[in-house]
Notes:
SAM-I/IV (S-adenosyl methionine) riboswitch aptamer from a soil metagenome, 93 nucleotides, folded computationally. Its mean pLDDT, the model's own confidence on a scale to 100, is 83. Rfam family: SAM-I/IV (S-adenosyl methionine) riboswitch aptamer. Rfam 15.1 lists 567 matches to the family in 508 species. On this family, see Weinberg et al., RNA 2008: "The aptamer core of SAM-IV riboswitches mimics the ligand-binding site of SAM-I riboswitches". The model forms 100% of the base pairs in the Rfam consensus.
RNA sequence: GCAUCAAGAGCAGGGCUGACACCCUCGCCAACCUGCCUACCCGGGCAAGGUGGUUCCCGAAAGGGGAUGCGGCCACUCGGCAACGAAACGGGU
Numbered sequence: 001g002c003a004u005c006a007a008g009a010g011c012a013g014g015g016c017u018g019a020c021a022c023c024c025u026c027g028c029c030a031a032c033c034u035g036c037c038u039a040c041c042c043g044g045g046c047a048a049g050g051u052g053g054u055u056c057c058c059g060a061a062a063g064g065g066g067a068u069g070c071g072g073c074c075a076c077u078c079g080g081c082a083a084c085g086a087a088a089c090g091g092g093u
Base pairs, nucleotide, nucleotide: 001070002069003068004067005066010026012025013024014023015022027054028053029052032050033049034048035046036045037044039093040092041091042090043089056065057064058063072081073080074079
């Protein structure tokens, strides 16, 4: 700087604390990035890899605040590695 905060999803276990917050584990939700579904583009899809979330705050409203994402690992000079038993579609070139 751009996008999103509409919907969705735990009265779980543990650590710490007076309590909240926060951290870890497991479950669940979600297509933001990567990857896959077609060689490429647009749309749509897939929770596999990387994050995130599991029900934000103030305000009558406008709006403001706050939060999240804009892949990961190794090497860091060139470069290299992993990414499902899921999905496997529509249009265009």